About this RNA: The RNA shown here (SAM riboswitch aptamer (S box leader)) has 120 nucleotides and comes from Brevibacillus parabrevis. The organism belongs to Brevibacillus, within Bacteria.

RNA sequence: UUCUUAUCAAGAGAGGCGGAGGGACAGGCCCGAUGAAGCCCGGCAACCGGUUCAUUUUUUCGAAAAUGAGCGUCGCGGUGCCAAUUCCUACAAGAUUGGUUGGAUCUUGAUAGAUGAGAA
Numbered sequence: 001u002u003c004u005u006a007u008c009a010a011g012a013g014a015g016g017c018g019g020a021g022g023g024a025c026a027g028g029c030c031c032g033a034u035g036a037a038g039c040c041c042g043g044c045a046a047c048c049g050g051u052u053c054a055u056u057u058u059u060u061c062g063a064a065a066a067u068g069a070g071c072g073u074c075g076c077g078g079u080g081c082c083a084a085u086u087c088c089u090a091c092a093a094g095a096u097u098g099g100u101u102g103g104a105u106c107u108u109g110a111u112a113g114a115u116g117a118g119a120a
Stems, first nucleotide, its partner, number of pairs: 001120008013041001015040003021031003026089003042082003047078002049074003052069007086112001091109007
């Protein structure tokens, strides 16, 4: 970098350094000197991981694997995350409104993106 798969409506500091930018891209709309990015500390969550119990399957009978548990439980380890639903839209279909078209609003799906795990 590409592919597969799961998740994306919750959660997270009036701390220190730093100094103007940031919210992926485009359009919008926002955040920012009552201090952006970045770094450190702190925190959140629980994808991987540890652990407990139950069920099923396999068994070289020691055990192993899978699934589940009012999102079981822990947070020691590997990531991730800490304005706004992935801030909204961006493509398609449907519904409502409207005399038609355009338009507006809503719903669902797709695309794109982010993160984890696995593979090449």
Overview:
RNAcentral holds the sequence, with entries from Ribocentre. Model confidence (mean pLDDT): 78 of 100.